[in-house]
């Protein structure tokens, strides 16, 4: 140079047009003599641009990391 895949919370996956879900892991509280277990509770993300759409995390275009193959 060329096709294809992926991008969502610190980390691992949902969700594919209508107020983004859930584990672990961070904080706070109960429980404990203390600490792990367990419980209740909380903050926390759509890769960037740009179209399309009455509205995009989702469709579309480029882009920018990242993996796979070809050459």
């Nucleotide at each position: 140079c060329c096709g294809c895949c992926c991008a969502u919370a610190g980390c691992u996956u949902a969700g594919g047009g209508g107020u983004a879900a859930a584990g672990c892991a961070g904080c706070g509280g109960a429980c404990u003599c203390u600490u792990a277990a367990u419980c209740c509770g909380u903050a926390g993300a759509c890769c960037u641009u740009g179209g399309u759409u009455c509205g995009a995390u989702u469709c579309c275009a480029a882009g920018u990391g990242g993996g796979c193959g070809g050459a």

Background:
Predicted 3D model of a 71-nucleotide RNA (transfer RNA) from Candidatus Giovannonibacteria bacterium RIFCSPHIGHO2_02_42_15. Rfam family: tRNA. By type it is a transfer RNA. About the family: Transfer RNA (tRNA) molecules are approximately 80 nucleotides in length.